[in-house]
Parts: sequence; C1' cells; structure tokens
RNA sequence: GGCUGCUUAGCUUAGUGGUAAAGCACUGCUCUCAUGAGGCAGGGACCCCAAGUUCAAAUCUUGGAGCAGCCA
Repeated sequence: GGCUGCUUAGCUUAGUGGUAAAGCACUGCUCUCAUGAGGCAGGGACCCCAAGUUCAAAUCUUGGAGCAGCCA
C1' cells in the first nucleotide's frame, strides 16, 4: 500500500428498514446470626463519527476513525 471482517449498556452478545433485547455486573427489597447463593422489583446504550437514500435507518449506500486478520 491492497483486500476482508468487526465497532450496540460497565463486560459478553442478539437484533438484517418501523420509536433496541438478553446474560453477567449494578441498585433496592426479601431470605440469613452474617456474607454469598436463591427469590422479587428497578435503573442504565437513541447503536464509533459525518453525509446520502427513504414517510421511516442500529439495519441500505458513501466517506472518515479505531481494532483484528490475510496478501505484498
């Protein structure tokens, strides 16, 4: 330098055009002598950035950034 993949909650992931989901973690309550585990309830991301297409974009297109891999 060229090509490919990835970027969504604190972490790991789902979501493939119609106002974002789960597990762990976190908070409160319950249980316990106490801690942990268990049970119940709850908060938290407008989706890496910008532009475009569309009535509508996390999702499609383009450019940029970061990470990983392959080739040279």
Transfer RNA from a Nanobdellota archaeon, 72 nucleotides, folded computationally. It matches the Rfam family "tRNA". Gene Ontology term of the family: triplet codon-amino acid adaptor activity. Rfam classes the family as a transfer RNA. Rfam describes the family as follows. Transfer RNA (tRNA) molecules are approximately 80 nucleotides in length.